[in-house]
RNA sequence: UCAGCUCAACGGGAAGAGUCCCACUUUAAGUGGGCACCGAAGGGGCAAGCCCGUGUGGGUGAAACUCUCAGGUACCAAGACCCUAAGAGCUUC
Numbered sequence: 001u002c003a004g005c006u007c008a009a010c011g012g013g014a015a016g017a018g019u020c021c022c023a024c025u026u027u028a029a030g031u032g033g034g035c036a037c038c039g040a041a042g043g044g045g046c047a048a049g050c051c052c053g054u055g056u057g058g059g060u061g062a063a064a065c066u067c068u069c070a071g072g073u074a075c076c077a078a079g080a081c082c083c084u085a086a087g088a089g090c091u092u093c
Base pairs, nucleotide, nucleotide: 003091004090005089006088007087011083012082013081018035020034021033022032023031024030036073037072038071042069043067044066045065049060050059051058052057
């Protein structure tokens, strides 16, 4: 100096499901409890494949699938993911 890859601050977009019941209360859709519900923070589970084994066994093993522990069910906030991208790292010439 050129190119590729990975991560990524800031900024923008971004779904779902309760205006339920009870108690308390500083009267606040606030707190606690109950029932119902949602999946897109986080977390758990596994298919193929691979490995081990005598094995209908064990290990490893992804997701937007699944569980709903956590979280959430007006707005706000949070939010996987997407766009933009300061910057950082690795590799090549």